Model confidence (mean pLDDT): 81 of 100. Transfer RNA from a Verrucomicrobiota bacterium, 75 nucleotides, folded computationally. Rfam family: tRNA. It is annotated as a transfer RNA.
């Protein structure tokens, strides 16, 4: 160098054009003599970045950035 895959809450992942969602963690509460557990309920998110397409984009299309895995080449 060429290809292809990923990049969404603190981690793990879903969603893949039409109001962003699960687990786990964390915070509260309740229950308990107390802790853990369990059961409620809260709270986190400029969906990597910059443009395009569209009424309307996490979601399509380009370029960039980072991870990752494949091929190949030299010096």
């Nucleotide at each position: 160098g060429c290809c292809a895959g990923c990049a969404u809450a603190g981690c793990u992942c879903a969603g893949c054009g039409g109001u962003a969602g699960a687990g786990c963690a964390a915070u509260u509460g309740u229950u308990u003599c107390g802790u853990a557990a369990a059961c409620a309920a809260u709270a986190g998110g400029u969906c990597g970045u910059c443009g395009g397409u569209u009424c309307a984009a996490u979601c399509c299309c380009g370029a960039c950035u980072g991870c990752u895995g494949g091929c190949u080449c030299c010096a």
The sequence is in RNAcentral, with records from ENA. The source organism's lineage runs through Bacteria, Pseudomonadati and Verrucomicrobiota.